About this RNA
Model confidence (mean pLDDT): 79 of 100. c-di-GMP-I riboswitch aptamer from a Syntrophomonadaceae bacterium, 91 nucleotides, folded computationally.
[in-house]
RNA sequence: ACCGCUUAAAGGCUAAGCCAUCGAAAGAUGGCGGCGCAAAACUAAAGGGGCUAAAGGCAUAAAACCUUGCCAAUGCCAGCCAGUUGCCGGU
Numbered sequence: 001a002c003c004g005c006u007u008a009a010a011g012g013c014u015a016a017g018c019c020a021u022c023g024a025a026a027g028a029u030g031g032c033g034g035c036g037c038a039a040a041a042c043u044a045a046a047g048g049g050g051c052u053a054a055a056g057g058c059a060u061a062a063a064a065c066c067u068u069g070c071c072a073a074u075g076c077c078a079g080c081c082a083g084u085u086g087c088c089g090g091u
Stems, first nucleotide, its partner, number of pairs: 001091004012037002017032006035079001041084003047081002049077003056071004
C1' cells in the first nucleotide's frame, strides 16, 4: 500500500420487545434484553436517501375558534448507501 474469502486475541457495540424520563411526533437518553455487527466508531449546513410534521401557509367553514386534509425542517435517522479515522488478520 492492497484485501476482508477463511481462522483468531484483548475485548467492544447492542436490534426487536418491556419499563422510566424528555419530546407534538419522528426520535433520544437510562435500565433489562440480545437480533445481530470487523467499523453497529465519528460525520446529519454546503453527497444521495429515508422518517416525523410543531410553528407557519393553503383548503375546508358566512366569519372567528375548533376539527380534518395537503404543503412545509428550522426536528430527526450513521444498525440505508456514502465520507473520514481506526483494531485485528492476510498478501